Molecule: Purine riboswitch aptamer
Organism: Bacillus aquiflavi
């Protein structure tokens, strides 16, 4: 000399995680099929559809209807999953300087 850790300054750009907002998807929607309860009931199970899409495809209530059959019907509310933005925190981080230290 040179690494190499530390400490200060400096601190952009990308990346990467966390968080939470927002936009896009998708109506948490409809279709078949089996099977099941029956006004203290109105569900369960598969299937395939829908998205330039993985995954999900349900929960709670509320009115309605159905006079005992075999079919449900409207309304409210509350989510995750993909993907993109831009925010904030961490993390990293080009470069400088350095007594002491290895």
């Nucleotide at each position: 000399a040179u690494u190499g850790a530390a400490u200060g300054a400096a601190u952009a750009a990308u990346a990467u995680u966390a968080c939470a907002u927002c936009g896009u998807a998708u109506a948490a929607u409809g279709u078949u099929g089996g099977g099941a309860a029956u006004a203290a009931g109105g569900c369960c199970c598969a299937a395939g559809a829908g998205u330039u899409u993985c995954u999900a495809c349900c929960g709670a209530g509320c009115u309605a209807c159905c006079g005992u059959a075999a079919a449900u019907a409207g309304c409210u509310u509350g989510a995750c999953u993909a993907c993109g933005a831009g925010g904030u925190a961490a993390c990293u981080g080009a470069u400088c300087a350095u007594a002491a230290c290895a």